[in-house]
Source information: This is a predicted structure of an 87-nucleotide RNA (SAM riboswitch aptamer (S box leader)). Model confidence (mean pLDDT): 85 of 100. It matches the Rfam family "SAM riboswitch aptamer (S box leader)". Rfam links the family to the GO term regulation of gene expression. The sequence was found by an Rfam model in a public genome assembly.

This record gives sequence, structure tokens and C1' cells, in this order.
RNA sequence: UGCUUAUCAAGAGUGGCUGAGAGACUGGCUCGAUGACGCCCGGCAACCUAUCCCCGUGACAAGGUGCUAAUUCCCGACAGAUGAGUG
Repeated sequence: UGCUUAUCAAGAGUGGCUGAGAGACUGGCUCGAUGACGCCCGGCAACCUAUCCCCGUGACAAGGUGCUAAUUCCCGACAGAUGAGUG
């Protein structure tokens, strides 16, 4: 980076650091020096693995990811994001 497939209306801080843009893209509409975004910690969730049992679409949350304003923020697209598998 291509392909396949599942999911995307639930859930998650009155914390620390930093300091200007941020919410993918288009048009909107928002968030932001009363500190956004990002990073750390905390948390949420349960896709893969492990473990347990009464073996179920079960429990758990240790490991690998993910997520943590707004329905993927809304509209649109031959769009995007994430997991798992595969070339």
C1' cells in the first nucleotide's frame, strides 16, 4: 500500500505537561488563551490473544490494538476510521 470482512446513535477526568489552532476531505456548523489540538496518566469498550466456567454471541480485562466534544458532528463521495484476515 491493495483486497476481503465486521463495526461506527451506547460508554469514557473538575488530573498533569504544553501553548494555537482543531474537528480527515467539500460545503456547513462547532470546539478553542475560562487553554482547544497533541503528549502523559486515568478511564471506556471488548475486535484479536490468554485465562476461567455451567461451553454460552458466557465471564474476565492480564497481553495486542482501538476509543475517550457534538450520530463517522451534519450533507456529499467511487469517502473515512478502527479491528481481524489475506497478497